[in-house]
RNA sequence: UUACUAUCAAGAGUGGUGGAGGGACUGGCCCGAUGAAACCCAGCAACCUGCGAAAGCGAGGUGCUAAAUCCUGCAGCAAUAUUCGAAAGAAUUGGUGCUGAAAGAUAGAUG
Numbered sequence: 001u002u003a004c005u006a007u008c009a010a011g012a013g014u015g016g017u018g019g020a021g022g023g024a025c026u027g028g029c030c031c032g033a034u035g036a037a038a039c040c041c042a043g044c045a046a047c048c049u050g051c052g053a054a055a056g057c058g059a060g061g062u063g064c065u066a067a068a069u070c071c072u073g074c075a076g077c078a079a080u081a082u083u084c085g086a087a088a089g090a091a092u093u094g095g096u097g098c099u100g101a102a103a104g105a106u107a108g109a110u111g
Base pairs, nucleotide, nucleotide: 001111004108005107006106007105008104013041015040016039017038021031022030023029025073027071028070042065043064044063047061048060049058050057051056069103074100075099076098077097078096080094081092082091083090084089
């Protein structure tokens, strides 16, 4: 780092250093001087991995430790609302719920 596969509603800090940003991006909404990022320590988990016939046990390589991947974006469905209409019905936006994709993250494996 391109395409691929799997997972993404669980879990984990009242610690030390540090000193103003952070939550990928959009629009929101949040976190932060009662201390952000980063580093150290601690912890969680079990993708690869070690042992094992298996169940499982461990924790070497990663990863992770506010909020569902914080929500959202694109498409569809459902009921609802509004408008038009005498009705049948039509249109539209907003919010809600659900499903799938996209984007992203992590791991494995590939070039």
RNAcentral holds the sequence, with entries from Rfam and Ribocentre. This is a predicted structure of a 111-nucleotide RNA (SAM riboswitch aptamer (S box leader)) from Alkaliphilus metalliredigens. The source organism's lineage runs through Bacteria, Bacillati, Bacillota, Natronincolaceae and Alkaliphilus. It matches the Rfam family "SAM riboswitch aptamer (S box leader)". Its family is annotated with regulation of gene expression in the Gene Ontology. Its mean pLDDT, the model's own confidence on a scale to 100, is 81.